[in-house]
Molecule: transfer RNA
Organism: Candidatus Yanofskyibacteriota bacterium
RNA sequence: CGGGCUGUAGUGUAACGGUAGCACGAGACGUUUGGGACGUUUUAGUCCGGGUUCAAAUCCCGGCAGCCCGA
Numbered sequence: 001c002g003g004g005c006u007g008u009a010g011u012g013u014a015a016c017g018g019u020a021g022c023a024c025g026a027g028a029c030g031u032u033u034g035g036g037a038c039g040u041u042u043u044a045g046u047c048c049g050g051g052u053u054c055a056a057a058u059c060c061c062g063g064c065a066g067c068c069c070g071a
Stems, first nucleotide, its partner, number of pairs: 001070007010024004018054001025043006047063005
């Protein structure tokens, strides 16, 4: 310098262009003498900027970061 892949909650991982889920975690309550386990409930997210569309995590363009390949 060129090409490819990936980017979603604190962590991991889903999501035909049509309500962003699940698990773990964290907070509160119940249960227990206490802890653990269990139950109920809450918390918290689409890497950034544009475009297309009635509607974008998803499609298109440009950037950023990480990984891989080549030179």